[in-house]
Parts: sequence; C1' cells; structure tokens
RNA sequence: ACUGAGGCGGGCUAGGGUUCCGGUUGCGUUUGUAUGGCGCGAUGUCUGGUCCAAGAGCUUGCCGGCUUUGCGACUGCGGAGCUCCACGGAGGGAUAAAAGCCCGGGAGGA
Repeated sequence: ACUGAGGCGGGCUAGGGUUCCGGUUGCGUUUGUAUGGCGCGAUGUCUGGUCCAAGAGCUUGCCGGCUUUGCGACUGCGGAGCUCCACGGAGGGAUAAAAGCCCGGGAGGA
C1' cells in the first nucleotide's frame, strides 16, 4: 500500500423533535351566566398518542460465504453449526422539525 472478514428487510428500544391528535393557555363567538361547543393564535423548558430512529442497541427473517454431515453417484436433494471485532468529533443534509437518521465502520484515534 492492496484485498478479505458479507448484504438487505420486519418488529422494537435508547434517543428525537413538533406535521397531525391531545394537554395548557390567550382572544373572539355561542349560552341569561357558568360549564361546555365552535373558530383563530401561542406553547415541546407539555408527561403523552401519531411520526422519525441506531455500523458500533435488542430481536427476528431471507440471501450469500465457510465448516461438517445424511441419502446418493444425478455438477442432485436435505440436516447441523459459524458469519468475528468495533473508540469516534466538528460541520453539513433531509423531513414539519430534530436526533444515536444520512454524509459515516467517514475525518481522526488506538
């Protein structure tokens, strides 16, 4: 310096913000008044539901690879096992917005 130690989904969580729902609240309107209803705003320093969500989180499936084995003797049909390790900015991007999402197993470090 190069190559290999694999890839893609489903469900969920850490986490995330605020499009929608809800909460809280202001104003207006309706009601004799109030509660309540309706409309327009504000608010995520509102616990939440919808939503987004991990390479280094959990679980599960498929494909590929490797090892082994059965029936066979057909470039065949099955079974079992393995598929390791992994510290990580700043900055930028998307979405309504943000994030452990994407850039990215990046830069860098050991």
Guanidine-I riboswitch aptamer from Thiomonas sp. X19, 110 nucleotides, folded computationally. It matches the Rfam family "Guanidine-I riboswitch aptamer". Gene Ontology term of the family: regulation of gene expression. The model forms 100% of the base pairs in the Rfam consensus. The prediction has a mean pLDDT of 82.